[in-house]
Transfer RNA from a Bacteroidota bacterium, 76 nucleotides, folded computationally. It matches the Rfam family "tRNA". The sequence was found in a public genome assembly. Its mean pLDDT, the model's own confidence on a scale to 100, is 81.
RNA sequence: GCCUCGCUAGCUCAGUUGGUAGAGCGACGCACUCGUAAUGCGUAGGUCGCCGGUUCAAGUCCGGUGUGAGGCUCCA
Numbered sequence: 001g002c003c004u005c006g007c008u009a010g011c012u013c014a015g016u017u018g019g020u021a022g023a024g025c026g027a028c029g030c031a032c033u034c035g036u037a038a039u040g041c042g043u044a045g046g047u048c049g050c051c052g053g054u055u056c057a058a059g060u061c062c063g064g065u066g067u068g069a070g071g072c073u074c075c076a
Base pairs, nucleotide, nucleotide: 001072002071003070004069005068006067007066010025011024012023013022019056027043028042029041030040031039049065050064051063052062053061
């Protein structure tokens, strides 16, 4: 330098005809308990890496770009 894959909630990750963004764990509240844990119920939590484009509508399609992992190639 080139190619492939990843980036989505605090963490780990889903999300295929483009059509209201989700799960588990965690956090917080309540119930239960003598109390804690466990369990049950509920709540909050998101610029979908960034910028732009297409579209009535983009996490999803297109261009550019940042970053991480892997692979290939060249030179000294």